């Protein structure tokens, strides 16, 4: 940076710095802000997307094992079956001790619009 999937009415704030706008964008509202907002940093916390633990599912795999069938130069070889193993897909459950993020005014503040945005995951 591109396209994809999921989520966005629950939850969680103090301190320091800064100094004028801010809640992504247009319009209209509403709200926060010199009693210092927004932002940055530190600490604390919330949550549970990923890692992690676990049940199932399907997929392909194996110098693994059982049994069956076939072949054989008797060394083995091929096919099937079930088990085991490690892996991946998808659907659930668990944990907050730990790791990677994220988040901690207002429903993404509200309505409307848009080739809209944010965060996570996996990929090019």
């Nucleotide at each position: 940076u591109c396209a994809c999937c999921a989520u966005c009415c629950a939850g969680a704030g103090c301190g320091g710095c800064c100094g004028a706008g801010u809640g992504a964008c247009a319009u209209g509202g509403c709200a926060c802000g010199a009693c210092g907002a927004c932002g940055c940093c530190g600490c604390a916390g919330c949550a549970a997307c990923c890692c992690c633990c676990u049940g199932g599912u399907c997929c392909a795999c194996g110098u693994g094992g059982u049994c069956c069938c076939g072949g054989c130069a008797c060394g083995c070889c091929g096919g099937g079956u079930c088990c085991c193993g490690a892996g991946g897909u998808c659907c659930g459950g668990g944990c907050g001790a730990g790791g990677g993020u994220g988040c901690u005014a207002c429903c993404g503040c509200c309505a409307c619009g848009a080739u809209c945005g944010a965060u996570g995951g996996a990929g090019g």

The RNA shown here (SAM riboswitch aptamer (S box leader)) has 124 nucleotides.
Its mean pLDDT, the model's own confidence on a scale to 100, is 85.
The sequence was found by an Rfam model in a public genome assembly.
Its Rfam family is "SAM riboswitch aptamer (S box leader)". From the family's description: The SAM riboswitch is found upstream of a number of genes which code for proteins involved in methionine or cysteine biosynthesis in Gram-positive bacteria.
The model forms 86% of the base pairs in the Rfam consensus.